Notes
Predicted 3D model of a 71-nucleotide RNA (transfer RNA) from Synodus macrops. RNAcentral holds the sequence, with entries from ENA.
């Protein structure tokens, strides 16, 4: 310098364009003499900006960050 891939909750990952879920962690309550384990509930996220579309996490463009390949 060129090309490719990835970016979603604190963390690790899902999600045919119909609008976001799982595990774990966190908080609260229950259980227990107390703690742990277990049970129930709750808070918490689509990298940014535009575009296409009736409708975008998903498609397109530019940018940002990370990783890789070639030179």
């Nucleotide at each position: 310098a060129u090309c490719u891939u990835u970016u979603u909750a604190g963390u690790a990952c899902a999600a045919u364009a119909a609008a976001a879920g799982u595990a774990u962690g966190c908080u609260u309550g229950g259980c227990u003499u107390c703690c742990a384990a277990c049970c129930a509930a709750g808070a918490g996220a689509c990298c940014u900006u535009g575009g296409u579309u009736c409708a975008a996490a998903c498609c397109c463009a530019a940018g940002a960050a990370a990783a890789g390949a070639u030179a």
The source organism's lineage runs through Eukaryota, Opisthokonta, Chordata, Actinopteri and Synodus.
It matches the Rfam family "tRNA". From the family's description: Transfer RNA (tRNA) molecules are approximately 80 nucleotides in length.
The coordinates come from a structure-prediction model, not an experiment, and the mean pLDDT is 83.
The gene name in the source record is trnG.